[in-house]
This is a predicted structure of a 472-nucleotide part of an RNA (small-subunit ribosomal RNA, 3' major domain) from a Pseudomonadota bacterium. RNAcentral holds the full RNA, with entries from ENA. The coordinates come from a structure-prediction model, not an experiment, and the mean pLDDT is 83. The source organism's lineage runs through Bacteria, Pseudomonadati and Pseudomonadota.
Context: one part of a larger RNA
This record gives sequence, C1' cells and structure tokens, in this order.
RNA sequence: AGACGGGGACUCGCACAAGCGGUGGAGCAUGUGGUUCAAUUCGAUGGUAAACGAGGAACCUUACCAGGGCUUGAAAUCCCGACGACGAUGUUCCGAAAGGGGCAUCUCCUGGUUUUUAAUCAGGCGGCGGGACAGGUGCUGCAUGGUUGCCGUCAGCAUGUGCCGUGAGGCGCUCCCUUAAAUGGGGAAACAUGCGCAACCCCUGUUCCGUGUUACAAGUGUCACGGAAGACUGCCUGCUUAUCGCAGGAGGAAGGCGGGGAUGACGUCAAAUCCGCAUGGCCCUUUGAUGCCCUGGGCUACACACAUGCUACAAUGGCCGGUAUAACGGGCUGCCAAGCCGAAAGGCGGAGCUAAUCCCUAAAAACCGGCCCCAGUUCAGAUUGGGGGCUGCAAUUCGCCCCCAUGAAGCCGGAAUCGCUAGUAAUCGCGGAUCAGCAGGCCGCGGUGAAUACGUUCUCGAGUCCUGUACU
Repeated sequence: AGACGGGGACUCGCACAAGCGGUGGAGCAUGUGGUUCAAUUCGAUGGUAAACGAGGAACCUUACCAGGGCUUGAAAUCCCGACGACGAUGUUCCGAAAGGGGCAUCUCCUGGUUUUUAAUCAGGCGGCGGGACAGGUGCUGCAUGGUUGCCGUCAGCAUGUGCCGUGAGGCGCUCCCUUAAAUGGGGAAACAUGCGCAACCCCUGUUCCGUGUUACAAGUGUCACGGAAGACUGCCUGCUUAUCGCAGGAGGAAGGCGGGGAUGACGUCAAAUCCGCAUGGCCCUUUGAUGCCCUGGGCUACACACAUGCUACAAUGGCCGGUAUAACGGGCUGCCAAGCCGAAAGGCGGAGCUAAUCCCUAAAAACCGGCCCCAGUUCAGAUUGGGGGCUGCAAUUCGCCCCCAUGAAGCCGGAAUCGCUAGUAAUCGCGGAUCAGCAGGCCGCGGUGAAUACGUUCUCGAGUCCUGUACU
C1' cells in the first nucleotide's frame, strides 16, 4: 500500500422489514446428475452450470454407435504423364443405400504448320494415373484473438505538474453541506486533466405546424408520417451561512432524473468458449483414417436425485348459451376470405393481397342469462384402449392435432426458499423467430389491475472514511 475482521462511524440496494403471489408436496413437460447402453456425441458445474450453447434431434441436422463402402479424396490451388470408347445420356446387374461392374448411343473445342483426308505442335475442357497437398466438431480456453458472464449502471479508476516523505508511497480523491452519481458548493498543498457519471441517441406521455395515400360515414383530422414547442428548481413561500440544494405551493399534459431502452470505467474470477469463427503448438492421415460417403440405430434409455416450468387441487369456481372491446407483429414456392362438406381435427374451393387496402384475426379474462350445491364432485385432467386428420420419401423406435371411451395422483404442500415498489405484482389472451411438421421454452404485445414500505436493530451485497492484523 492492499486484502481481511463474528472492529467502529456514515450511506445505499426488493437486502431485511411491511405486503401480494409463488417454489419446496401431486401429475406432466424440459434440462442436469447418476445408472444403463454397441452408442446413449460434446461443452456449461457455488453464487456467475442445469427450458444453458440448441431461435425447432423422425432422415438430414450429427459431431456418437453398428455395418457397408471411398482414398489427390465431398470442396481448394498447382505440377507431371498418357488418353479423347475419356466422358455424357440411356439402360442393365450386385446392393439397404453409398459404391462397384456390364451394354447401347453420341463422340472433343480453339489456333498454328504441312498438300485436302490425315498427321503434328501449342492451349483449353473432361475424367483417369502419379505427385505436391487436402481434410480433421482430434488435444490444449493453463499458448491465443474475438466474444461473453459476475462484481455492477456500482461510483469509482487513473495521469501530468507541484508539494510532503531517505524510500515503498502519500496528498490530489480526505473534511463540511449536498446528490441517483468523484453530482454540485464551500474550505483545504494542491492546481489541472483523462476513462467512467450526466447530457447528446431511440421509444413513450401534451400541444402546435406541415403532408395526407390505403385510415374515418362526409368534411375533416381519431389516425399515420415528418418537423417544432414544452420542464429549466424558471416563479412564489419557508429552511439552509451568503452557496449548493431541500420541503411545500402555483401554473402545467407532465415536474424536480416524468416513465422505459440503448449505453457497462480501471480491473477481478489462469471465470466461459479451440464444437460459431479465427489461430500458435501437438496429434491422425497409401490405409481396418481421428478424413469422406451411405443405411440403420442413438442423442427420446430409467431403480433414482436435483433444477426450471406447465396444469391443478375448485364456488372470486366449473359447464352451456348470448354480447363487447386490443396492441405488437407476419405473409408470393406465402397469408389464405366467402361459400360448401365433415360432430371435430380437417378437406374442397378459389376471391383478395408484393399489403395503413387483402389475409392470418377468433382476442381472452370481463359482462348478461341458465345449470351445478361442497362431493375426489358437472373439480382436476395423468394414463390407457379404439377410431380419424395433417406434414413429410418415411411418424415403429420417435411428431402434432381431433373425436369417443377411460378417468390416476392431487383437498393448498416439512425444513427451507424465490419474485415483485405501479400501469409494477397478480391474472387474461395475442403475435413472432426457429420451422416441411412439432413450443408448456424464448423474445415481444396489449386487456383487467392491486396490497405494502413504521423503519435500518438484524440477514445478504456494495460504497467512503477511521481502526486492528502473526496474511500478500
């Protein structure tokens, strides 16, 4: 000087407290450990791994396993050699395919030389043979780049000159007031500066102006797009030492950072990733390859254990009928209307739409009326049987959906533990990426819409100063 302290002072944070809803119990889904397996590919492992890489494992993906095959190789650059029945097309045989073999047809291109045919030279093309080489999701994230997680959107981390100290180093950055903030003010051996903070950027809330296609029934201006204004403690009162600012008030759509996002300092964890990509080194490769192709299987196994979710255990509910109201998005090998068929999934159909025009599209909870009457039930829907539909070459291992039947555990969950401070939690549905098909996950969108915060003693994490130390 740091780090640490079951040391101190001060101050923050859904950290506790105050509240609301969960997890931990049940069934199922998904991930992980373990076990099993020919293989169950690999990585991630306290917080900071475990619906994580994966924003889609039936084949493919695929890296794993079994078997069958290829060897200058699936793709790349170059050299040498012979060939031009090389190759292409068709066909056939073996085969699960990949691959290997046979037959038929067609039959090189450009330029030069020699007398046309033809021969020959140079170049191109094609496969073949040979050689340089390729290839590797093989190892090392403790050789690396790049990217990322956590501390943490925390308020810190440094530098120049100067001053102090023999020196390591210190001061500055401490102190007082203040702030979300090393934010600002005052004082002060400091004075300045940089990276951070804030602001500049985007969305949203108000008004105005302009433009209005396709929006609205017209005229307009709900709306869409573009631009501008507005908020600055500017005004008043009080407090504070005069400052910085704090409390209250007026006006205002909005106050004192209006709400949200993007933005992540110096660094820490030899943190994560060589399987996104790149890359040093090492290793495998005329062979039974760690390369490449193919078929099938596996990644979906199941005594168990953990993690994250979904659905419930009901009456603030379930079922039936009727009625209302969104926003974000997506759509041409696509979205698919009306109508018809079917009990439904779905099928037929083909209008419209390159989309403010048409379609996906019905929002759901809510509201109105009716039934159920506290029961393992008209709760709950697992499991299983049967019948059907869709995608796809193909749903057996191993997809999704519909209908009929079946109706399991479950009556609110031990110790423990998580999220959330407002349009938030809770609850309700909708859209999108991926995608042939497959969403209880993820990323977004709107509807309805709370309770509580006395306070900082305690738990956890963090900041500043003081202090102790046998640690560095």